The RNA shown here (transfer RNA) has 73 nucleotides and comes from a Myxococcales bacterium. Rfam family: tRNA. Rfam's curators write: Transfer RNA (tRNA) molecules are approximately 80 nucleotides in length. Their secondary structure includes four short double-helical elements and three loops (D, anti-codon, and T loops). Further hydrogen bonds mediate the characteristic L-shaped molecular structure. tRNAs have two regions of fundamental functional importance: the anti-codon, which is responsible for specific mRNA codon recognition, and the 3' end, to which the tRNAs corresponding amino acid is attached (by aminoacyl-tRNA synthetases). tRNAs cope with the degeneracy of the genetic code in two manners: having more than one tRNA (with a specific anti-codon) for a particular amino acid; and 'wobble' base-pairing, i.e. permitting non-standard base-pairing at the 3rd anti-codon position. Lineage of the source: Bacteria > Pseudomonadati > Myxococcota > Myxococcia > Myxococcales. RNAcentral holds the sequence, with entries from ENA.
RNA sequence: GGUUCCGUAGCUCAAUGGAUAGAGCACCGGCCUACGAAGCCGGGGGUUGGAGGUUCGAGCCCUCCCGGUACCA
Numbered sequence: 001g002g003u004u005c006c007g008u009a010g011c012u013c014a015a016u017g018g019a020u021a022g023a024g025c026a027c028c029g030g031c032c033u034a035c036g037a038a039g040c041c042g043g044g045g046g047u048u049g050g051a052g053g054u055u056c057g058a059g060c061c062c063u064c065c066c067g068g069u070a071c072c073a
């Protein structure tokens, strides 16, 4: 340099073009406990990598850019 795949919460990942973008773990608070752990209940946290486009409507489709994985050279 070329091709493929990927980029969504702190981490790992969901989400058929359509309701307020969710789950687990982590974090915070409460219950429980002599105190913790475990368990139970609740809570905070997201410009869906960036910019355009298509559409009544985009996390999803198209283009460019940025970053990463793998392969080829």
Stems, first nucleotide, its partner, number of pairs: 001072003005068003010025004018056001027043005049065005